This is a predicted structure of a 72-nucleotide RNA (transfer RNA) from Candidatus Scybalousia scybalohippi. Rfam family: tRNA. By type it is a transfer RNA. Its mean pLDDT, the model's own confidence on a scale to 100, is 82.
């Protein structure tokens, strides 16, 4: 070059076009402890970017961007 795939909290997964995007671990904070783990609770914390369908898009479309597999 081409062809397929993938991009969602620091991380690892969910989420037929439909309400506040949902968990688990990080981390913090409170509880329990003599103190520390171990448990409980509770809080920060995201849809890669830009446009396009649509009453409504993380989901369908079209282009960049990064990445990864295949091809001669």
């Nucleotide at each position: 070059g081409c062809c397929u795939c993938u991009a969602u909290a620091g991380u690892u997964u969910a989420a037929u076009g439909g309400a506040u995007a949902a968990a688990a671990u990080u981390u913090c904070a409170g509880a329990u402890u003599c103190c520390g783990g171990u448990u409980c609770u509770g809080a920060c914390g995201a849809u890669g970017a830009g446009g396009g369908u649509u009453c409504g898009a993380u989901u369908c479309c079209c282009c960049c961007u990064a990445g990864a597999g295949g091809u001669a």